The prediction has a mean pLDDT of 81. This is a predicted structure of a 73-nucleotide RNA (transfer RNA) from a bacterium. RNAcentral holds the sequence, with entries from ENA.

C1' cells in the first nucleotide's frame, strides 16, 4: 500500500428483503422482603461511529471519512 470483517446504552450483544415499543443479558437507581445486608421478584432511565446521497420514510440501501480487528506485500 492491498483485500476483508466490524462500529448499536457505562459493557457485552441480537436485529433487519426500509415504516409506528430497537430483542436481551451485566452493571446503574427505586420499591418489595430483612432487624440490617446479600439474595429473589417487581419497576425506571440510557444506544444505532460521522458526513453527504436515494427515498415519502433509513440503524437497515448507496458514496466518503474515522477508528477497531485480521490477512497479504
Nucleotide at each position: 500500500g492491498g483485500c476483508a470483517a466490524g462500529c448499536u446504552a457505562g459493557u457485552c450483544a441480537a436485529g433487519u428483503u426500509g415504516g409506528u415499543c430497537a430483542c436481551g443479558a451485566c452493571a446503574c437507581g427505586u420499591g418489595u422482603c430483612u432487624g440490617a445486608a446479600a439474595a429473589a421478584c417487581a419497576c425506571g432511565g440510557a444506544a444505532u461511529u460521522c458526513a453527504g446521497g436515494u427515498u415519502c420514510g433509513a440503524u437497515u440501501c448507496c458514496u466518503g471519512a474515522g477508528c477497531u480487528u485480521g490477512c497479504c506485500a